C1' cells in the first nucleotide's frame, strides 16, 4: 500500500522547548497564527483493543462537523446518501 468492519456535531493546557507557518491532497471559500504556527516533551481527553473489581498497557485524539463546498437524491440555501479521508480492530 490492499481487503473487511465500526466510528467520525461530544470531550481534552493561560505548561516547557521551538521558531513561521497551519487547517490531508487539488480547486473555491472561510478561518487559526509573533497575544507565538508546524514539530518535540509534558499534561489532558476519550473511543477501539488487551486485561480487568478497578487501574495499568497498545493505538488514537487534543480550534471550528472530517472547518464548509466539490458527486447523487429530495420537500433545494436545508436534509439524506455516496466518494475521498482519518482512527481502531481483524484479514490476505
Nucleotide at each position: 500500500g490492499c481487503c473487511u468492519u465500526a466510528u467520525c456535531a461530544a470531550g481534552a493546557g493561560c505548561g516547557g522547548c521551538g521558531g513561521a507557518g497551519g487547517g490531508a491532497a487539488c480547486a473555491g471559500g472561510c478561518c487559526c497564527c509573533g497575544u507565538g504556527a508546524a514539530g518535540c516533551c509534558c499534561g489532558g481527553c476519550a473511543a477501539c483493543c488487551u486485561u480487568u473489581a478497578a487501574a495499568a498497557g497498545g493505538u488514537g485524539c487534543u480550534a471550528a462537523a472530517u472547518c464548509c463546498u466539490g458527486c447523487g437524491g429530495u420537500u433545494u440555501u436545508a436534509c439524506c446518501g455516496a466518494a475521498a479521508g482519518a482512527u481502531g480492530a481483524g484479514g490476505a

The RNA shown here (SAM riboswitch aptamer (S box leader)) has 92 nucleotides. It matches the Rfam family "SAM riboswitch aptamer (S box leader)". From the family's description: The SAM riboswitch is found upstream of a number of genes which code for proteins involved in methionine or cysteine biosynthesis in Gram-positive bacteria. Gene Ontology term of the family: regulation of gene expression.